Context: one part of a larger RNA
RNA sequence: GAUUGAACGCUGGCGGCAUGCUUUACACAUGCAAGUCGGACGGCAGCGGGGGCUUCGGCCUGCCGGCGAGUGGCGAACGGGUGAGUAAUACAUCGGAACGUGUCCUUAAGUGGGGAAUAACGCAUCGAAAGAUGUGCUAAUACCGCAUAUCUCUGAGGAGAAAAGCAGGGGAUCGCAAGACCUUGCGCUAAAGGAGCGGCCGAUGUCUGAUUAGCUAGUUGGUGGGGUAAAGGCUUACCAAGGCAACGAUCAGUAGUUGGUCUGAGAGGACGACCAACCACACUGGGACUGAGACACGGCCCAGACUCCUACGGGAGGCAGCAGUGGGGAAUUUUGGACAAUGGGCGAAAGCCUGAUCCAGCCAUGCCGCGUGAGUGAAGAAGGCCUUCGGGUUGUAAAGCUCUUUUAGUCGGAAAGAAAGAGUUGCAAUGAAUAAUUGUGAUUUAUGACGGUACCGACAGAAAAAGCACCGGCUAACUACGUGCCAGCAGCCGCGGUAAUACGUAGGGUGCGAGCGUUAAUC
Numbered sequence: 001g002a003u004u005g006a007a008c009g010c011u012g013g014c015g016g017c018a019u020g021c022u023u024u025a026c027a028c029a030u031g032c033a034a035g036u037c038g039g040a041c042g043g044c045a046g047c048g049g050g051g052g053c054u055u056c057g058g059c060c061u062g063c064c065g066g067c068g069a070g071u072g073g074c075g076a077a078c079g080g081g082u083g084a085g086u087a088a089u090a091c092a093u094c095g096g097a098a099c100g101u102g103u104c105c106u107u108a109a110g111u112g113g114g115g116a117a118u119a120a121c122g123c124a125u126c127g128a129a130a131g132a133u134g135u136g137c138u139a140a141u142a143c144c145g146c147a148u149a150u151c152u153c154u155g156a157g158g159a160g161a162a163a164a165g166c167a168g169g170g171g172a173u174c175g176c177a178a179g180a181c182c183u184u185g186c187g188c189u190a191a192a193g194g195a196g197c198g199g200c201c202g203a204u205g206u207c208u209g210a211u212u213a214g215c216u217a218g219u220u221g222g223u224g225g226g227g228u229a230a231a232g233g234c235u236u237a238c239c240a241a242g243g244c245a246a247c248g249a250u251c252a253g254u255a256g257u258u259g260g261u262c263u264g265a266g267a268g269g270a271c272g273a274c275c276a277a278c279c280a281c282a283c284u285g286g287g288a289c290u291g292a293g294a295c296a297c298g299g300c301c302c303a304g305a306c307u308c309c310u311a312c313g314g315g316a317g318g319c320a321g322c323a324g325u326g327g328g329g330a331a332u333u334u335u336g337g338a339c340a341a342u343g344g345g346c347g348a349a350a351g352c353c354u355g356a357u358c359c360a361g362c363c364a365u366g367c368c369g370c371g372u373g374a375g376u377g378a379a380g381a382a383g384g385c386c387u388u389c390g391g392g393u394u395g396u397a398a399a400g401c402u403c404u405u406u407u408a409g410u411c412g413g414a415a416a417g418a419a420a421g422a423g424u425u426g427c428a429a430u431g432a433a434u435a436a437u438u439g440u441g442a443u444u445u446a447u448g449a450c451g452g453u454a455c456c457g458a459c460a461g462a463a464a465a466a467g468c469a470c471c472g473g474c475u476a477a478c479u480a481c482g483u484g485c486c487a488g489c490a491g492c493c494g495c496g497g498u499a500a501u502a503c504g505u506a507g508g509g510u511g512c513g514a515g516c517g518u519u520a521a522u523c
Stems, first nucleotide, its partner, number of pairs: 001523004006519005013370006020362001021328001026326003030323003035074003040071002043067002047065003050061004081281003091205006099198003104194004109189003112146001114144002121136006151160003165186006173180002207253003214244003219241008256278004260271004283304005306317004334360001336359003342356001343354004373403004383394004407464001409459005417450001421445009467512005472493003478507005488495002
């Protein structure tokens, strides 16, 4: 000199854009942060309609819109947080073969015929509660056989393995009707390929210490068995005695890694906040279940510590999600608004959910921009300070005169961010069809948290807006008074013991400026 997620002191007008627990991975009150689908299902707790009965009090009826709880599907493995652990099961780069894959895309095939349950619900029981048990009824895209088979296995003879329906529309034919039948869309099953994603393996690189020199028994390799989606001591039995290490094994300490950031002419050095990629973790330790995917932050089980409830028998909990509280600390924000946009989950869709996100609030924490007025004005006013008492300086500075009105203030106008969507309609595709559906045009119309915000205009008035550090040398900037090795200053040299440009105050000056200094830290 540059820099910082900074803090402290003094001071502080406005705006834009960013950042904001670096410490206790300490403990957490409260609210919210993951739901959705009735176009899978039986139903009907509550709401609104319709219908029936009525003694006008009300009662009945799932018939319709819908829908609590329940069965079922998908999601909950994403998104969000943190950096404790980890020195290599990580990360970065370059390669590899023995793998998996829900949703999505492409190809071609199928979707036949049956069955037994169970929750909800009813009844009964136990318990303080959390909750649990028995019994009876019922449905499905829940579950289980059978058939068929692209496929798999094979000792080549054979053997094994699948599915589910739902919704819209309809001319003829059949049917009392439901419907059959036709057709469209969404599903379902098996197979092949792809995309994206993930698991695994290898090489190279990746901090300090030798005042850590030897380490290792599933250890190193082989064979057989097991196991996995998959290679493999991954695991097990037997056999062999190997494997690593001074090119630093092992041990100890420290640490998430990278893209990058800061500095520097560079080479380097230091760091890894925000943003992005990967990894690891979710009160501490262990474990599996479900599932395409987890050994799962807001799932389950066990143990432990802690907190809470209890009828003492037993139960409940996990903010390193967003806010917020206590604590620690030099130190770090609101228990805000909205799903309008972007994205995600579910859904045929409308839509619902979304503390992701978009916004607003707080803080000079940082960067950037603007302002605190402009011109004129010598009697060089008054006052202050200094003085050789002549004057000098503050100083065109002020006052005065003439203007301007950014920003702040008041009043008025006022956005873009919004097109997907929905309605009507043309054409095309599909179709037996003029129906329905899909695609693509035209046209009409709905939707804004921010926010009456940005921005624009008008009005009045210089009106409301400057400080901080320094002035001995380094280092730009000097005098007076007070003090008298005292009080004090200080980054280094040093200053102060009666004329201190070095302490304190004042006047003056220098530097930077809504900041300026100090401290800490890096180059």
Description
The part of an RNA shown here (small-subunit ribosomal RNA, 5' domain) has 523 nucleotides and comes from an uncultured bacterium. Rfam family: Bacterial small subunit ribosomal RNA. Rfam links the family to the GO terms ribosome and structural constituent of ribosome.